[in-house]
Molecule: glmS glucosamine-6-phosphate activated ribozyme aptamer
Organism: Bacillota bacterium
RNA sequence: CAUUGAAUAAAAGCGCCAGAACUAAGGUGUAUCCUUAGUUGACGAGGAGAGGGCAGUGAUCGAAGUUUUCGGCGGAAACCCUCCGGUGUGCCACCACCGAAUAAAUACUACAAAUCCUGUCGGCGACGACAGGGACAGAAUGUAUUUAAGUGGCUCUU
Numbered sequence: 001c002a003u004u005g006a007a008u009a010a011a012a013g014c015g016c017c018a019g020a021a022c023u024a025a026g027g028u029g030u031a032u033c034c035u036u037a038g039u040u041g042a043c044g045a046g047g048a049g050a051g052g053g054c055a056g057u058g059a060u061c062g063a064a065g066u067u068u069u070c071g072g073c074g075g076a077a078a079c080c081c082u083c084c085g086g087u088g089u090g091c092c093a094c095c096a097c098c099g100a101a102u103a104a105a106u107a108c109u110a111c112a113a114a115u116c117c118u119g120u121c122g123g124c125g126a127c128g129a130c131a132g133g134g135a136c137a138g139a140a141u142g143u144a145u146u147u148a149a150g151u152g153g154c155u156c157u158u
Stems, first nucleotide, its partner, number of pairs: 014074004019070001020040008043062003049083005084099005090154005102148007116133007
């Protein structure tokens, strides 16, 4: 005992389950009640300069659904500091904004998985795993245009 130790594996819609819902067995006070054991509890796209701090008041984009992708716990690249790097029309220092690198606006530009359908396997069941079929995104990224963006010193007179 919602325990302890060791080993291995494993991550960011990631892991877990004690609320809740559902299933089975049993019970009884027959009440959608109780007990025990189970099941469910986020679909992909995208995304990391290095080190440290903090501790949850912290994270982009759509799809599906409208019943729980609800609720809870723990994390995660959030935030802060230092350093490194890029930009601010040559160089240096500081300042500001950022991270393969300033902000905003406009135009163009690509792609998914589940849901769905048809089946197989496992389970008393709730459900789980897998195969096949057919689709449908946005942010982004990139390109182009426009607008806006330091202080001081030095050098050059292009």